[in-house]
C1' cells in the first nucleotide's frame, strides 16, 4: 500500500433483503420480601447506532470518504 470482517445502552450482543416510538441479557437505581445480605418479584434510568457527507417521503440498515480494531496478502 491492497483485500475482507467489525464499530448499536456501563459490558456482551441482536436488529432476516429501508417503514411507527431502537431491543435483549447482565450490570446500575428505587420499591417489596429478609434481623441483615444474597436470591427472587415489580418499576425505572441509561443510546447523536464510530465520524462527515449523499440517496430517499423515510436510513442502525443503501452509497462515498475518513477514523479505530481484527485478519490475510505484498
Nucleotide at each position: 500500500g491492497g483485500g475482507c470482517c467489525g464499530a448499536u445502552a456501563g459490558u456482551u450482543c441482536a436488529g432476516u433483503u429501508g417503514g411507527c416510538u431502537a431491543g435483549a441479557a447482565c450490570g446500575c437505581u428505587u420499591c417489596a420480601u429478609u434481623u441483615g445480605c444474597a436470591a427472587u418479584g415489580a418499576a425505572g434510568a441509561g443510546g447523536u447506532c464510530g465520524c462527515c457527507g449523499g440517496u430517499u417521503c423515510g436510513a442502525g440498515u443503501c452509497c462515498g470518504g475518513c477514523u479505530c480494531g481484527g485478519u490475510c496478502c505484498a
The RNA shown here (transfer RNA) has 74 nucleotides and comes from a bacterium. It matches the Rfam family "tRNA". By type it is a transfer RNA. Its mean pLDDT, the model's own confidence on a scale to 100, is 80.